[in-house]
Context: one part of a larger RNA
Molecule: small-subunit ribosomal RNA, 5' domain
Organism: metagenome
RNA sequence: GAUUGAACGCUGGCGGCAGGCCUAACACAUGCAAGUCGAGCGGCAGCGGGCCUUCGGGUGCCGGCGAGCGGCGGACGGGUGAGUAAUGCGUGGGAAUCUGCCUAUAGGUGGGGGAUAGCCCGGAGAAAUCCGGAUUAAUACCGCAUAAUACCUGAGGGUUAAAACGGAGGAUCGCAAGACUUCGUGCCUAUAGAUGAGCCCACGUCAGAUUAGCUAGUUGGUAGGGUAAAGGCCUACCAAGGCGACGAUCUGUAGCUGGCCUGAGAGGGUGGCCAGCCACACUGGAACUGAGACACGGUCCAGACUCCUACGGGAGGCAGCAGUGGGGAAUAUUGGACAAUGGGCGCAAGCCUGAUCCAGCCAUGCCGCGUGUGUGAAGAAGGCCUUCGGGUUGUAAAGCACUUUAAGUUGGGAGGAAGGUUUUCUGGCUAAUAUCCAGGAGAAUUGACGUUACCAACAGAAUAAGCACCGGCUAAUUCCGUGCCAGCAGCCGCGGUAAUACGGAAGGUGCGAGCGUUAAUC
Repeated sequence: GAUUGAACGCUGGCGGCAGGCCUAACACAUGCAAGUCGAGCGGCAGCGGGCCUUCGGGUGCCGGCGAGCGGCGGACGGGUGAGUAAUGCGUGGGAAUCUGCCUAUAGGUGGGGGAUAGCCCGGAGAAAUCCGGAUUAAUACCGCAUAAUACCUGAGGGUUAAAACGGAGGAUCGCAAGACUUCGUGCCUAUAGAUGAGCCCACGUCAGAUUAGCUAGUUGGUAGGGUAAAGGCCUACCAAGGCGACGAUCUGUAGCUGGCCUGAGAGGGUGGCCAGCCACACUGGAACUGAGACACGGUCCAGACUCCUACGGGAGGCAGCAGUGGGGAAUAUUGGACAAUGGGCGCAAGCCUGAUCCAGCCAUGCCGCGUGUGUGAAGAAGGCCUUCGGGUUGUAAAGCACUUUAAGUUGGGAGGAAGGUUUUCUGGCUAAUAUCCAGGAGAAUUGACGUUACCAACAGAAUAAGCACCGGCUAAUUCCGUGCCAGCAGCCGCGGUAAUACGGAAGGUGCGAGCGUUAAUC
C1' cells in the first nucleotide's frame, strides 16, 4: 500500500447493489417449513344447496369432503461443517452394474377368489393408544389363463405379467344399468435411449522422525456364499505373504474444489457469500419400506437431557424460517406473497411450497448523489498572535442576486403477465357436425413488492459534516498551562520552568458520511 463475513471509539443526510452467529455440532417456549389425488375405493363427520317432513328430523340426490384404505411424493428442495489426511476431493481413465418419472419401438391388458381399514356394536386406559365381535370396497392382495426377441437350461425343454378409470355417441341388443363403438389417461412385458447413481484404477492433495518399524482376514490362491454389480465383502481350506526413509504406522490439525485476497510474476495466504462434490441431523447402533435411504421434520433398540402423568405409563429432538436463553468483541424480523421462477401431487381447475421472490433492521462493504451557486473589502465584529506598526481567521460571514438535485407534499404512471377461463374459427382423431387434441382470433381477467421505477407540479437555502493528525519517518506551527509530574509513544524517542512531541486554544494538513484504532493476510 492493498484486503476483510470484521469489532471498538467519535460522528452520521439520501439512494442503488451486495453481505450479515467466524464463538456453544450449546439447550430450546411458540408458530410455520410436505403434501396432494373424489378422473383408484368404500363412504359421508362438517359446510352449502335440493327433496321429504309428524317441524323433532330424515335423505349422498348435488356441490364438495374430515377421517380411513390406495397411489405418487416425503431420498428433491433447505441447513450445518462435527467427523474425515482418504471408504473424501480434484483431474484423467475403466468394467463387473442398477435406474421411478421421461422419450422411442414392439406386443398385451382375458377370467376368477378370499380378505381388511373405515362405518356399526362392545371393552381396557389419566393419556398416548390398544383389544374383541359383525360387516364392506378398490388401480390394495392372491391364484388361473395366455407368453416372448425376456429368464433358466442337461439345448429336449421349462419358468414368469397386468387394473382399471374418465368423456362422448349413431345403428344393433337390453325393462334398466349397460353391452357395443370411439377418444383420452392409466396398467403389464421386452428392447433401446436419456437422466441419475453405485464400483475400480492412476496421479495430485497439511505438519511432526523428540512417531521406525506396521499388519493375522493381514497379502495371495481355490471353492462357496452374498450383492444391482467386481472384490477377503464374508466363510472354509491352502500358501506366507503385504506396506515402509520415494516416510509405512502413530500423533496433531483440517471438510475438498471452482474460486477469493495479495503479488510484476513465481509464490504466499485463504475456502465466508455463489456453484460442484462429500459428510452429518440430540449421542451410539440397526434394519424396514422403496427405483432410490440405512432416511433432518420415518421406524426400532440403548444412552444423556427436557416435558406430561391418575405413578400403571407416555411424549420430544430448530446444524429448516423466524424467534428465546446462553456463550461472545460481534452478526438481523416470532414480516408479506405464491404475482414471477422452480418443485410435489393432480386430466385440469387448483392445492401445498419459511425453496424462491420481496419487504424490515445494521454506514458491514462497494458505488453514486447531496449538505448550495454567483457576487461581496468597511478586508466588519469576535477569536488568536504580535516586534503594538500590524498580521491571521478571510470572500470566510453579513449583505445582494440566483438555483431547487436529494429529503418533503400533491397528482400521474410503465415493466416484471407468460398463463389460466370463456366464445368462436380451422385442422386432426372418429361411424360422428359429439367428446377430446393442436393452432388462430375475440372477450372479461391474474402483481406480494407498491404510496414501485419513472414523469410533472409546489414551497423555500430551506432539512443535512465530521474524524484523525501537525518532532523525524510524514503533508501540516504558534501561544498558554504543566514541570521526569500529569501524560504521549508504530520506531527513534518527548516531559526535570521558555515542550513545534504532554493537556487546551488559535491556525494548518489529510480524508470525507465517514474518519481513526485494534485484529488478521499478502